[in-house]
Molecule: transfer RNA
Organism: Volvariella volvacea V23
């Protein structure tokens, strides 16, 4: 330098054109003499940035940034 993949709560990971799911973490309650485990509920994401297409974009397209991989 060229090519490919990825970026989503504090963390890890799903997801699909119609304002987003699970686990974990944290908080509360129950259980226990107490703690842990377990059960119930709750909190938490401008879906990396900018632009375009569309009635509507986290999703499709273009560019950028960052990360990883392959080739030279």
């Nucleotide at each position: 330098g060229g090519c490919c993949u990825g970026a989503u709560g504090g963390u890890c990971u799903a997801g699909u054109a119609g304002u987003a799911a699970g686990a974990u973490a944290c908080c509360u309650c129950g259980u226990u003499c107490g703690g842990g485990u377990c059960g119930a509920g709750g909190u938490g994401a401008u879906c990396c940035c900018g632009g375009g297409u569309u009635c509507a974009a986290u999703u499709c397209c273009c560019g950028g940034u960052c990360a990883g991989g392959c080739c030279c």